[in-house]
The RNA shown here (Bacterial RNase P class A) has 426 nucleotides and comes from Erythrobacter sp. RNAcentral holds the sequence, with entries from ENA. The model forms 90% of the base pairs in the Rfam consensus. Rfam family: Bacterial RNase P class A. It is annotated as a ribozyme.

């Protein structure tokens, strides 16, 4: 230089004028002056949490649902790193030119089980699971003939033999080739047969054995068997392994209003000390279910309906599983440890408006002491790189509300960084 591919910051600067929000200081007060003020995704509401309530515990079983190689990471994940196994891959080697094989970074994977059961595979095909003979291949075995031999004066009739050859392909053998199909009962060669077939051999491929690697997923080599029993679980289902529910419009606290409003309907209203109030027992009521504790009732408990008030204010609400340097372990993801900062908290909902100069894309003109090409050389030439001037062109995607860790998605431009090959040079 080319070709393949990953990442990351940034995504307008600067002045001036004027316009807002919290907080702090000052001022009676109007107000003034400091400091801070949207994201890399603030979008999606797809996971995981942290807070909140329900709800006062524990164990256990169930239903729902989620995940799905293997190891680590993390508060946790369905997310992140690393490894393993598939396929993709620039490309390269082979070659009967159909294809085959090898294959970098780097991507992608809904990556257990199909011999526990159940279910599907349309159409097309002959035939889609313990499924098969269309067209077609054989002609070794049975059969017809044909040629030959021969009997009857002759024959194209008829009857006997004899099988070396040849024809049919009826019985019969095949499941290799070709068709149909998304998929046809392992693949390529050789042999063998009548023609085939794992029929046999070789070598892949599949299965079983134990043996080294390696925490393992899983690789390597080996040794044994010709080896029937296809896909699909992103069908239902079986393994394993996690897993309450509902949400900041959760929630608390203050005011202030109203109609202690009104019907139904289910359980129950037992009992024991006590003058009596009380204080206990049974029962009842709190979670799908059980058992265990507690809590609340013990004369009340719970469920449906319809009415009517309240829609005001505080709070929650921003110091965090934050962030930045540095330094140590780690292959990495993170983790440890010093030291340093405090960066939005509105509430119909703030950070903006105007003007000027600069930047970046675009686009037009101009050979300009550049660069670059042609030429010996004067000189030419301008598509690309750089300069100059103009443009009434144009500047991505897009706005926090209770917070965080992800994953998806959208995103003009413009800078820089890393891999893997190939090639020249040095």
């Nucleotide at each position: 230089u080319c070709a393949g591919g990953g990442g990351g910051c940034u995504g307008g600067g600067c002045a001036g004028c004027u316009g807002c929000g919290u907080u702090g200081u000052c001022g009676c007060a109007a107000g003034a002056c400091a400091c801070c003020g949207a994201g890399g995704a603030a979008a999606g509401u797809c996971c995981g949490g942290g807070c909140u309530c329900c709800a006062c515990u524990a164990a256990g079983c169930a239903a729902g649902g989620g995940u799905g190689g293997c190891g680590g990471g993390u508060a946790a994940c369905g997310c992140c790193c690393g490894c393993c196994c598939g396929g993709u891959g620039a490309g390269g080697a082979g070659u009967u030119c159909g294809c085959u094989c090898c294959g970098a970074a780097a991507c992608c994977g809904a990556g257990g089980g199909a011999a526990a059961g159940u279910g599907c595979c349309a159409c097309a095909g002959a035939g889609a699971g313990u499924a098969u003979a269309c067209c077609g291949c054989c002609g070794a075995u049975g059969g017809a003939g044909g040629c030959c031999c021969u009997g009857u004066g002759a024959a194209u009739a008829c009857g006997g033999g004899a099988c070396a050859c040849c024809u049919c392909a009826c019985a019969g053998g095949c499941a290799a080739g070709g068709g149909u199909g998304a998929a046809a009962g392992g693949g390529u060669g050789c042999g063998g047969c009548a023609a085939g077939a794992g029929c046999g051999c070789a070598c892949c491929g599949g299965g079983g054995c134990g043996c080294u690697g390696g925490c393992a997923a899983c690789a390597g080599a080996g040794c044994c068997c010709g080896c029937a029993u296809g896909g699909c679980a992103a069908a239902c289902c079986c393994c394993a392994c996690c897993u309450g529910g509902a949400g900041c419009a959760a929630g608390g606290c203050c005011a202030a209003a109203u109609a202690g409003g009104g019907g139904u309907c289910u359980c129950g209203c037992g009992u024991u000390u006590g003058a009596a109030a009380a204080a206990g027992c049974a029962g009842g009521a709190g979670c799908g279910c059980u058992u265990c504790g507690c809590u609340c009732u013990g004369a009340g408990a719970g469920a449906c309906c319809c009415g009517g008030g309240u829609u005001g204010g505080c709070u929650g609400c921003u110091u965090g599983a934050g962030c930045c340097u540095u330094g140590g372990a780690g292959c990495a993801a993170u983790c440890c440890a010093a030291g340093g900062c405090c960066u939005a908290g509105a509430u119909g909902a703030a950070u903006g408006g105007c003007u000027g100069c600069c930047g970046c894309c675009g686009u037009g003109a101009u050979g300009c002491u550049g660069g670059u090409u042609c030429g010996c050389a004067a000189g030419a030439a301008u598509a690309c790189c750089g300069a100059u001037c103009g443009c009434u062109g144009g500047c991505a995607c897009a706005g926090a509300a209770c917070c965080c860790g992800g994953c998806u998605u959208a995103c003009a431009g413009g800078c820089c960084c890393c891999c893997u090959g190939a090639u020249a040079u040095u």